[in-house]
RNA sequence: AGAGUUUGAUCCUGGCUCAGAUUGAACGCUGGCGGCAUGCUUAACACAUGCAAGUCGAACGGUAACGACGGGAACAAUCCCUUCGGGGUGAGUUCCUGGUCGACGAGUGGCGGACGGGUGAGUAAUACUUAGGAAUCUGCCCAGUAGUGGGGGACAACCCGAGGAAACUCGGGCUAAUACCGCAUACGCCCUACGGGGGAAAGCGGGGGACCUUCGGGCCUCGUGCUAUUGGAUGAGCCUAAGUCGGAUUAGCUUGUUGGUAGGGUAAUGGCCUACCAAGGCGACGAUCCGUAGCUGGUCUGAGAGGAUGAUCAGCCACACUGGGACUGAGACACGGCCCAGACUCCUACGGGAGGCAGCAGUGGGGAAUAUUGGACAAUGGGCGCAAGCCUGAUCCAGCAAUGCCGCGUGAGUGAUGAAGGCCUUCGGGUCGUAAAGCUCUUUUACCAGGGAUGGUAAUGAACUCUUUUACCAGGGAUGAUAAUGACAGUACCUGGAGAAUAAGCUCCGGCUAACUCCGUGCCAGCAGCCGCGGUAAUACGGAGGGAGCUAGCGUUGUUCGGAAUUACUGGGCGUAAAGCGCACGUAGGCGGCGACACAAGUCGGAGGUGAAAGCCCGGGGCUCAACCCCGGACGUGCAUUUGAAACUGGCAGACUUGAGUACUGGAGGGGGUGGUGGAAUUCCCGGUGUAGAGGUGAAAUUCGUAGAUAUCGGGAGGAAUACCGGUGGCGAAGGCGACCACCUGGCCAGAUACUGACGCUGAGGUGCGAAAGCGUGGGGAGCAAACAGGAUUAGAUACCCUGGUAGUCCACGCCGUAAACGAUGAGAACUAGGUGUUGGAAGGUUAAUCGUCUCAUUGCCGCAGCUAACGCAUUAAGUUGACCGCCUGGGGAGUACGGUCGCAAGAUUAAAACUCAAAGGAAUUGACGGGGGCCCGCACAAGCGGUGGAGUAUGUGGUUUAAUUCGACGCAACGCGAAGAACCUUACCUGGUCUUGACAUCCCGGGAAUCUUUAGGAAACUAGAGAGUGCCUCGUAAGAGGAGCCCGGUGACAGGUGCUGCAUGGCUGUCGUCAGCUCGUGUCGUGAGAUGUUGGGUUAAGUCCCGCAACGAGCGCAACCCUUGUCUUUAGUUGACAGGCAUUAAGUAGGGCACUCUAAAGAGACUGCCGGUGUCAAACCGGAGGAAGGUGGGGAUGACGUCAAGUCCUCAUGGCCUUUAUGACCAGGGCUACACACGUACUACAAUGGCAUAAACAAAGGGCAGCGACAUCGCGAGGUGAAGCGAAUCCCAAAAAGCCGGUCUCAGUUCGGAUUGGAGUCUGCAACUCGACUCCAUGAAGUUGGAAUCGCUAGUAAUCGCGGAUCAGCAUGCCGCGGUGAAUACGUUCCCGGGCCUUGUACACACCGCCCGUCACACCACGGGAGUUGAUUGUACCUGAAGCAGUUGAACCAACCUUCGGGAAGCAGGCUGCCAAGGAAUGGUCGGUAAUUGGGGUGAAGUCGUAAC
Repeated sequence: AGAGUUUGAUCCUGGCUCAGAUUGAACGCUGGCGGCAUGCUUAACACAUGCAAGUCGAACGGUAACGACGGGAACAAUCCCUUCGGGGUGAGUUCCUGGUCGACGAGUGGCGGACGGGUGAGUAAUACUUAGGAAUCUGCCCAGUAGUGGGGGACAACCCGAGGAAACUCGGGCUAAUACCGCAUACGCCCUACGGGGGAAAGCGGGGGACCUUCGGGCCUCGUGCUAUUGGAUGAGCCUAAGUCGGAUUAGCUUGUUGGUAGGGUAAUGGCCUACCAAGGCGACGAUCCGUAGCUGGUCUGAGAGGAUGAUCAGCCACACUGGGACUGAGACACGGCCCAGACUCCUACGGGAGGCAGCAGUGGGGAAUAUUGGACAAUGGGCGCAAGCCUGAUCCAGCAAUGCCGCGUGAGUGAUGAAGGCCUUCGGGUCGUAAAGCUCUUUUACCAGGGAUGGUAAUGAACUCUUUUACCAGGGAUGAUAAUGACAGUACCUGGAGAAUAAGCUCCGGCUAACUCCGUGCCAGCAGCCGCGGUAAUACGGAGGGAGCUAGCGUUGUUCGGAAUUACUGGGCGUAAAGCGCACGUAGGCGGCGACACAAGUCGGAGGUGAAAGCCCGGGGCUCAACCCCGGACGUGCAUUUGAAACUGGCAGACUUGAGUACUGGAGGGGGUGGUGGAAUUCCCGGUGUAGAGGUGAAAUUCGUAGAUAUCGGGAGGAAUACCGGUGGCGAAGGCGACCACCUGGCCAGAUACUGACGCUGAGGUGCGAAAGCGUGGGGAGCAAACAGGAUUAGAUACCCUGGUAGUCCACGCCGUAAACGAUGAGAACUAGGUGUUGGAAGGUUAAUCGUCUCAUUGCCGCAGCUAACGCAUUAAGUUGACCGCCUGGGGAGUACGGUCGCAAGAUUAAAACUCAAAGGAAUUGACGGGGGCCCGCACAAGCGGUGGAGUAUGUGGUUUAAUUCGACGCAACGCGAAGAACCUUACCUGGUCUUGACAUCCCGGGAAUCUUUAGGAAACUAGAGAGUGCCUCGUAAGAGGAGCCCGGUGACAGGUGCUGCAUGGCUGUCGUCAGCUCGUGUCGUGAGAUGUUGGGUUAAGUCCCGCAACGAGCGCAACCCUUGUCUUUAGUUGACAGGCAUUAAGUAGGGCACUCUAAAGAGACUGCCGGUGUCAAACCGGAGGAAGGUGGGGAUGACGUCAAGUCCUCAUGGCCUUUAUGACCAGGGCUACACACGUACUACAAUGGCAUAAACAAAGGGCAGCGACAUCGCGAGGUGAAGCGAAUCCCAAAAAGCCGGUCUCAGUUCGGAUUGGAGUCUGCAACUCGACUCCAUGAAGUUGGAAUCGCUAGUAAUCGCGGAUCAGCAUGCCGCGGUGAAUACGUUCCCGGGCCUUGUACACACCGCCCGUCACACCACGGGAGUUGAUUGUACCUGAAGCAGUUGAACCAACCUUCGGGAAGCAGGCUGCCAAGGAAUGGUCGGUAAUUGGGGUGAAGUCGUAAC
């Protein structure tokens, strides 16, 4: 940093997709170790169990438990004494007892439970962030000042009693305090009317010299606590400004609402609350409403700007089952406090109670998904305490999880017989691969054993000493020594031991995107992120081998950013791709001419403040490195404050004239409105003339007309529109405006002066205008004319055409508000080459007429620079600039639905989503196509001649049949084609009989060798025998051995296949087409595909040639060169020929001679060469001469680039597949020859231009030895027999036929025609039954010139006549050749078909046999409406009103104070009132779910009907 994907290709627009990074992830496969992090994103769902907030005896009364000590009692070891009975002592044990001590359950009291920990439901502002502010409070802490005096009365605990299942509660009695209450004092403090008034406290502990003592202590002192107050620190409350998501299909909201006064309330300001007064306040700079959401530091991404996000860590906020409430307190309206209501769970004796894991673990549930009911207070921190200490699921650790990041390892060296094996193979080999094995080393990790931390030199703490103070204590400092304290953990780390030993997977390999082969499969199974793979040779599916990538992970899925300049601030667009409002006026807003002064809001600079820490970045340092951690720096682009500057913007004040405007003089105009007046035409009415048609069309008909039309003349009525002028001419903002006259009226242009002095531009909302059609009311109505009717057309014709015809079109008034309302181009301003028209003015010059010049304004064309994807635009910009508005963001769904607004309605306007596709689109290019255009050609049409289509037969094909009727060829370009010849063979098909290394090839082994004769069975193939017979070459004396060709038997490699694929192929062929085309190199043009050349003007059969030209050349084609034929010459003269001469015969038969014909070799000849004309001084064309031949002389061979996946695997060759006792091979018989029928191609005919019979002429080109066969003879004949000649210019086939001469038939199913059938034969052949040809006799069918349609041919051609050949034993009406006779016609290119060139349109490119639209039918999908129904949420008015607080009452109750002892004051229970949660019921709004049914939309292999668009 880009890439793929729209097209045949191109450029652009534009979407979709990919490569990167990321993650609290999940899933699949796999899994060695360690470090550091992280781990319910879902149900703020419900929770069993345990723990998470206590502590203080140095506040207190106390003593349930434990221990010590004292006392008592019992038992009693031991010891002593002993009269041996016992006594004493008494460790120890048990019990009782004493608060005496250590301590301490419960209680009073204090401090803390407002921190720490969790969660993100709510909250769009009572929040958060940043910067400020004033009207506040602040326990513990720090500093200061002052004080701490003296009294009193209770209540828990406890004891007694009572109720209750329990929770718990009640009554009576006793008692302490740092609990509670007065009094005293009070500088400061608070209140104040400035006179005054009010208000505190508590003790506890250690030590002690003197003094006093009730012997407790007082007192002193130290410490601590307490009270009042000032200040600080910390924390908290409040206020202000700015910033902080989406929706306008939410536009108005608000009554304590906004402000004031007074009061209340609070720690404090304030409508925070109340009363009164005023009527305000907020809102397009988005109020209100709805939806969504904790905010931030940061995190991810990005070059940045941005975008997304808000886990872990840190700051703030909010919440604690749901809702409400207060109490206590320095602090709460309180997660592990209280009260009430609700839901849920649990206990219950049914009366009543208990509970709240969004603390740590854990459970169920939900979910794709997220861990242990662990250890410890050792460290850090917190609470209480003087302290020791206690508590601490905060925290520190451990456990689980590859969830992430980082590090390490799974070995290293050597090792070629390139092992075995796998895979591939062109069979040679290649590859896995130095990879393995083998040999030599190392030992990280894991394992075993031993040692063993840092954290932890601290801190606490007991004892001692020194110093300071005041003796002690405390505090500070120093010193050394000694006890004690570690969850992690015997962990990190170190050492030793053994041994390569314990450790590699995942994804991918068509392109993007690194990496290729084989097999399987056969649009199946499957893959796929996009494009797309798969229909028998798949690098895309599945497997394998190999390879590529990453690596303890890899891939998939999801998320976010990026790429995407694809929302464009940086950094996009709007003529045709999506996109300029139909046009104007104008509000808010935005922007704004020129010169000078001053201000300093914006702007620019300096300074200090703040922008927490962590993170990011930089520099150091610590873990062996890294991740990670620590230290320092930088950054934090921001905000406010302050101080400067004054160019620019801005606000204030004051000037200017060029922008804008006003006045004046002229000018043009279908500008607008109203009223009036014409002429032409149509129609209708009246009258005249006049007669049979008119009208209409492609052609007709409907229609009108003998009741008089049309036509024509005269008169009249009525409505609408205004010919000519008329013009890319005029006017208007646009829509639009067209006869003439008058009136009213808007704008514009030019000129010259004067005046105002920026008054300007644009313009969201808003307002007005706004074609046609349409709507309402009332008129009018000639023509035209939706709807409608009829006639035609058509397969249909609800159309096009025709005849009629109503709304409407016209007028008045009122609506509608849209158009391809277009220049598809918003309005306004400035600048930037020209040329040439046009309209309206002005100036100056000039002329006979008027024509040049110049300058404003309008309107066109061409064109430079520039712009543009291109087309194109180009002073009337789509160029270059600055200001303003509107609009766009893939196609479809859809300008649709819903909602709103407007409208009488039609409808307009505003305007989505689900779903679906990978495109949709613009411009240009090359082709192809067009019932587009131009030019040209061809037996293409036309002009002619003869056919086919009708008949019979032959032949091929389809179809049908069959055991088989083998296969192929299918428009032209298959069908007398492959097949130049199916009785067997051929033969590939069918039936039956046989063979299995095979009918055929190579190799190996054994035997013989060849070969010939013959027997039996059999349809044959074949099977089983018998006999004859041994050759050639080499070695060797010989015996014998070996070899070559051949035969038989055997083994396996293999043979074989007319089996499949012509859509895997080669080769060959057909076709367009013997059409004139098809290309290349260099150059030039174009961003490019491409263009140019090859187009143009002529000309040609021709891209043939000439001229011109940004082209110049070249190649394949054309032509020529080749063959043949037409004329002549030379050479040659047998087998050919014979003019003349000689000789001769039946005959050029023979001698002779080669002149001629001919033969076959070489040449000549024709080139627009010559003449005239036309033409561009050209190419060329026309005419002529000469010539055998004249413009390519005739004919042939010769077939460019390519097209049709054209034909052929059955000629041959060949990849792959299939088959291998058969799909191969052999044999016999059958079939390819079938036959209701259909088609193609031919033959023969239908007759007199003929048939028949007789006589008698003239060819060319071929063929011949398993052959042609003369001649003779036999047969009616086919043919038979005998047989000469000839391997052929010699002999033979061989008779040419039509023709000609004369004759006959006389128009008929015939003397035409010959099919069919019967009989008899001939020939070929092993064999003519299926199934040959021919001959003779007899038979004598259809057919009398052929419908629609269709074919060939332009001269030696058509037509007609015969001859030959290949194939072949035999078989031709077919095919290929040959000659004989021998025409007609072509005006011409309008039309049909095919082709060539140029041009044009295109939505086609498989290319018009293209593409493509809509209804209907079927299936699926999402959506809208819908009688309703159901839920959520919210408004309004109302009922009820728990707990609580406030007020009020308080006759019940009542310790402290006062008291005159009666009581009072104060307090409190209770009552009432107010506020209020939940609840109830009523009525609305909004948003969902669902619904009989209905509407359109989308998609779909194939369907129906038409054919709307290109």
This is a predicted structure of a 1510-nucleotide RNA (small-subunit ribosomal RNA) from an uncultured bacterium. Its Rfam family is "Bacterial small subunit ribosomal RNA". The RNAcentral record of the sequence draws on ENA and SILVA.